[in-house]
Context: one part of a larger RNA
């Protein structure tokens, strides 16, 4: 001297972009944050119009709109949030996968014939306080099962050729075996879907070289432990498992225990070498009350899914049930200390959808907060009788000091009338939360708008009183015991300015 997600203490006018729980991964009231498709299916429920019968109450039928429990499909695996765990192949970075998967998409190729049983929903009942379950009967599908077709796509045999990095790898070729489908809109043309295969894209899994705090007052650690050999398992290699054999493996170049942390782009600071950080912003990771566990799926061992088991809070009819904000707001509570129970889906992206379109506290916006960083104002010119008034004094005077008063002006902010966007995209029309906002014109009026630290040296800035080692200051040296430029006011000055200080903490 610079930085800060800052906090105290005085002060506070305005914009513009930013940032805001660092502390209890502490408990959570309450509202919303992961819904969609009726053009997959089968009922329901309104409303219209039509047509039959009618006891004129009303009944059923057609058609069309329109809404939706429930089966189904495709998202709920992103998007958001928090660092608690982790010293790790965890992340960084350079390779590997001749050990793998991949939904939706984008290309190329075929192929979609014929059937069957159910089963939510409903109707009927039966248990229960409630969640809720069960029983009997019916019914649909792009739900579901079978059979047909099918290829080197799988599986196990055989013959031929290339070529590698060991295990191998690919092509080709014979004979066998196994495995596919859904249909839906529309007069139709046609889309949209379906089912096998190949090849791209994207993601993701897996090894591997190298680097990654501190402590040696932590020196031996280790029984699935090192490897082998068959096996299971998995997409996929592997003690990943498990059965058997050997007995090894690691470590002073730090095994192994202990502390303490997400990791990196970065970001601060420094000439730079380094040293420190790892808020917002962007990449990976790991967690979703605590601990375990699988199911589903193209992908979880899944934040707003399930089952177990704990600990807590609720409700209960005492039998038994529900719940999980480290998503957005909010509450308590801890703290030095960190905002609105806001607005829209107008943009940008995402899910579903054939599309209208429906959700979207992601996001775009607005509100708090000088908590940062950059602008900008609080007036400009001109005025000496150097006015009063303050201070001071050698009582002459100096000084505040052109400072004001006063004149002549401007109109940034501000006030109020007027006008008024861009951001919005397809051919066209419609479509803005922000917001009557920014910005533009007019009129008013110097009027609303300046503090805070310091003045013994370091270090810029001097004097008077009070006080008398006392109240007290101090970053260090130090000051203060009757003339204190160091305490404390006042007058002046110095310094920075909508801010100045002070504290923490890094360089």
């Nucleotide at each position: 001297g610079g930085a800060c997600g800052a906090a105290c203490g005085c002060u506070g006018g305005c914009g513009g972009c930013g940032u805001g729980c660092c502390u209890a991964a502490c408990a959570c009231a309450u509202g919303c944050a992961a819904g969609u498709c009726g053009a997959g299916c089968g009922g329901g429920g309104a409303c219209a119009a039509g047509g039959a019968c009618u006891u004129c109450g009303g009944u059923u039928c057609u058609u069309g709109u329109u809404c939706u429990a429930g089966c189904g499909g495709c998202g709920g695996a992103c998007g958001g949030g928090u660092g608690a765990g982790u010293a790790a192949c965890g992340c960084g970075u350079g390779a590997g996968c001749a050990a793998u998967c991949u939904g939706u998409c984008c290309c190329u190729c075929a192929c979609a014939g014929g059937g069957g049983g159910a089963u939510a929903a409903c109707a009927c009942u039966u248990g229960g306080a409630a969640a809720c379950a069960g029983g009997u009967g019916c019914u649909a599908a792009u739900a579901c099962c079978g059979c047909a077709u099918a290829a080197g796509a799988c599986c196990a045999c055989g013959g031929a050729g290339u070529c590698g990095c060991a295990u191998g790898a690919c092509u080709u070729u014979g004979a066998g075996g196994u495995c596919a489908a859904a249909g839906g809109a529309g007069a139709a043309a046609u889309c949209c879907g379906g089912u096998g295969a190949g090849g791209g894209g994207u993601g993701a899994g897996c090894u591997c070289g190298c680097g990654u705090c501190c402590c040696a007052u932590u020196a031996g650690a280790u029984a699935g432990u090192u490897g082998g050999c068959g096996g299971g398992g998995u997409a996929a290699c592997g003690g990943c498992c498990c059965a058997c054999c050997a007995a090894g493996u690691c470590a002073g170049c730090g095994a192994u225990g202990g502390g303490u942390a997400g990791c990196c782009g970065a970001c601060c600071u420094g000439a730079g070498a380094g040293g420190g950080u790892g808020a917002u912003c962007g990449g990976c990771c790991a967690c979703a009350c605590u601990g375990g566990g699988a199911c589903u799926g193209a992908g979880a061992c899944a934040c707003g899914g399930c089952c177990c088991a704990g600990a807590c809070u609720c409700c209960u009819a005492c039998g038994g049930g529900a719940g999980g904000c480290a998503g957005c707001a909010g509450u308590g509570g801890g703290g030095a200390a960190u905002a609105u129970u806001g607005g829209g889906c107008a943009a940008u992206g995402g899910g579903c959808g054939a599309a209208a379109g429906c959700c979207u506290g992601a996001c775009c916006c607005a509100g708090c907060a000088a908590c940062g960083c950059c602008g900008c104002g609080u007036g400009a010119g001109g005025g000496a009788g150097g006015a009063a008034g303050g201070u001071u004094u050698u009582c002459g005077g100096a000084u505040u000091g052109u400072a004001a008063a006063c004149c002549u002006c401007u109109g940034u902010c501000c006030u109020u009338g007027g006008g008024g966007a861009a951001g919005a995209a397809g051919g066209a029309a419609g479509u803005g939360a922000c917001g009557g906002u920014a910005c533009c014109c007019a009129a008013g009026g110097a009027g609303g708008a300046a503090g805070c630290c310091c003045c013994g040296g370091c270090u810029a800035a001097c004097u008077a009183c009070g006080u008398g080692c006392c109240a007290g200051c101090a970053g260090c040296c130090g000051c203060g015991g009757u003339a204190a430029u160091a305490c404390g006011u006042a007058g002046g000055g110095g310094g920075c300015g909508a801010g100045c200080g002070u504290u923490g903490u890094c360089c």